[in-house]
Context: one part of a larger RNA
RNA sequence: ACGAACGCUGGCGGCAUGCCUAACACAUGCAAGUCGAACGUGAAGCCAUCCUUCGGGGUGGUGGAAAGUGGCGGACGGGGGAGUAACGCGUGGGAACCUGCCCCUUGGUUCGGGACAACAGAGAAACGGCUGCUAAUACCGCAUAAGUCCUACGGGAGAAAGGCUUCGGCCACCAUAGGAGGGGUCCGCGUUGGAUUAGCUUGUUGGUGGGGUAAUGGCCUACCAAGGCAACGAUCUAUAGCUUGUCUGAGAGUAUUAUCAGCCACACUGUGACUUAUACACGGCCCAGACUCCUACGGUAGGCAGCAGUGGGGAAUAUUGCGCAAUGGGGGAAACCCUGACGCAGCAAUACCGUGUGGGUGAAGAAGGUCUUAGGAUUGUAAAGCCCUUUCAGGGGGGAAGAUAAUGACGGUACCUCCAGAAGAAGCUCCGGCUAACUCCGUGCCAGCAGCCGCGGUAAUACGGAGGGGGCAAGCGUUGUUC
Numbered sequence: 001a002c003g004a005a006c007g008c009u010g011g012c013g014g015c016a017u018g019c020c021u022a023a024c025a026c027a028u029g030c031a032a033g034u035c036g037a038a039c040g041u042g043a044a045g046c047c048a049u050c051c052u053u054c055g056g057g058g059u060g061g062u063g064g065a066a067a068g069u070g071g072c073g074g075a076c077g078g079g080g081g082a083g084u085a086a087c088g089c090g091u092g093g094g095a096a097c098c099u100g101c102c103c104c105u106u107g108g109u110u111c112g113g114g115a116c117a118a119c120a121g122a123g124a125a126a127c128g129g130c131u132g133c134u135a136a137u138a139c140c141g142c143a144u145a146a147g148u149c150c151u152a153c154g155g156g157a158g159a160a161a162g163g164c165u166u167c168g169g170c171c172a173c174c175a176u177a178g179g180a181g182g183g184g185u186c187c188g189c190g191u192u193g194g195a196u197u198a199g200c201u202u203g204u205u206g207g208u209g210g211g212g213u214a215a216u217g218g219c220c221u222a223c224c225a226a227g228g229c230a231a232c233g234a235u236c237u238a239u240a241g242c243u244u245g246u247c248u249g250a251g252a253g254u255a256u257u258a259u260c261a262g263c264c265a266c267a268c269u270g271u272g273a274c275u276u277a278u279a280c281a282c283g284g285c286c287c288a289g290a291c292u293c294c295u296a297c298g299g300u301a302g303g304c305a306g307c308a309g310u311g312g313g314g315a316a317u318a319u320u321g322c323g324c325a326a327u328g329g330g331g332g333a334a335a336c337c338c339u340g341a342c343g344c345a346g347c348a349a350u351a352c353c354g355u356g357u358g359g360g361u362g363a364a365g366a367a368g369g370u371c372u373u374a375g376g377a378u379u380g381u382a383a384a385g386c387c388c389u390u391u392c393a394g395g396g397g398g399g400a401a402g403a404u405a406a407u408g409a410c411g412g413u414a415c416c417u418c419c420a421g422a423a424g425a426a427g428c429u430c431c432g433g434c435u436a437a438c439u440c441c442g443u444g445c446c447a448g449c450a451g452c453c454g455c456g457g458u459a460a461u462a463c464g465g466a467g468g469g470g471g472c473a474a475g476c477g478u479u480g481u482u483c
Stems, first nucleotide, its partner, number of pairs: 001481002004479005011355004016350001017348002019313001024311003028308003033072003038069002041066001045062007079266001081264001088191007097183003102179002106175003111141003119132003148157003162171003192238003199229003204226008241263003245256002248253001268289003272285001291302002294299001319345001321344003327341001328339004358388004368379004392424001394419005402410001427472005432453003438467005448455002
């Protein structure tokens, strides 16, 4: 010094922190949606009207649930650190790259077409499949091409979408030059222990052609050459996320990587790609495996290292809370919706800080306790008594800022004010030396103590108790780890 634990004890407040172990398994709820101003349907309810076997039914309107097509976002935010000794990280550079949304430049948005869901029908355990209808900012074609791309320099290729409107416009769409921010990639240097690990390597090292990628490259492939690394430690093995920092120290240095922040890798285990501007994707997909659930035995569902919570492990670590009011994020023109991010509250002396548990006076030096040389000494102004005060806690009243017009979870909170009464609030450890603090009794190498030296065998300042004393104090002591 601590993310601590244990023992005894425990008044209040502020502020921070809180599974270090099983990356063990998870019941339940919530944690990523949103847009009707892209689109086609359009339930219940309500209104009007018609029919009625009086049960209800039909038509029109209103209404807007619910799925569906489509767009954007689910690659951010949140989690834990398994793997990784590596261009992973840190630092400083580089060229062969990409970039949705945002800002800015220039030029455009012509004319057409055919489907598929939803829905209806039939059928059905479910999923799926069959027949029929339909819209679009979904899909496809034609035209055009400033600039763009390809080119053998002749030429060739490729685009778009509308919606709303108060008719002013606004928001979208396509192509394109640049920017910002973000990302991919390469290199120099630095980055734990072991030589009781000395040789390692065949896509291995380099070249040519080709493929692949946004892009360089053995990244992949065919052929050719036989190289490449290593005692300045290759390879192997063990351990480990890295860093700004944190702790300690006069410094040098050592140790460490909880919280906060940057980067990386991971998401039941292993593999793969799809979609996309971006993933090889925590709450997406396919396959295999282990485990768990349902099953009509044909099949099928799941993934808390998100927030709470449960079991288990452990010396040990919290609520199945409130709110989107603030900050920030996603969607939307907006209203708004979503947000266990976040803001708050709850629990814990876990750490730090502040504060209280009273102040003054009071000698008959009371009683009691302890010791005693029996005179006394000490506890000790300590108590009682008398005179005061009311911080904190308690009770009553008022009551914010945080919010720029509205909107406050926190919260009737902070704070202010009034009231009562010393009232509700002290322990832990040590006293042989180191090391501040001593006597009596008990015990008798026993019981026990102990960090080291060492105490205890009949006068123990060292064991146990008592009185007294020292230290720290809402803590104290022990254990563990680091300097």
Model confidence (mean pLDDT): 84 of 100. Small-subunit ribosomal RNA, 5' domain from an uncultured prokaryote, 483 nucleotides, folded computationally. RNAcentral holds the full RNA, with entries from ENA.